[in-house]
């Protein structure tokens, strides 16, 4: 700096945890984490091709383009939800809290 409402799981081993943290809510002895094997998703990097632009050229840039042999990543739940701030809304006739929705931020993850 970019992306994070899409997508993709079986087997072996293991034996109680896991979903970052906190709260909530979930997942798990119908077998958690970890490790191994195989498979898959995706298209960030690399590579090839296509289109457009720039360039004398070498080449460079852009693409809600294509491919997927390589390097990462990922394969319960939107990053599972919230956390901080603002706005709107709701409950009754007044104010507020709680609740709901939206926007931005923070934290985190991956490249």
């Nucleotide at each position: 700096c970019a992306u994070c409402c899409a997508g993709a799981g079986g087997g072996g081993u293991g034996g109680a945890g896991g979903g970052a943290c906190u709260g909530g809510c979930c997942c798990a002895u119908u077998g958690a984490a970890g490790c191994c094997c195989c498979g898959g998703c995706a298209a960030c990097c690399a590579u090839u091709c296509c289109g457009a632009g720039c360039g004398c050229a070498a080449g460079c840039u852009c693409g809600a383009g294509a491919a997927a042999c390589g390097g990462u990543g990922c394969c319960a739940a939107u990053u599972c939800c919230a956390g901080c701030a603002g706005g709107c809304u709701c409950c009754a006739a007044g104010u507020a809290c709680a609740g709901g929705c939206c926007u931005g931020g923070g934290a985190g993850a991956u490249g």
Predicted 3D model of a 111-nucleotide RNA (SAM riboswitch aptamer (S box leader)) from a soil metagenome. The sequence is in RNAcentral, with records from MGnify. Its mean pLDDT, the model's own confidence on a scale to 100, is 84.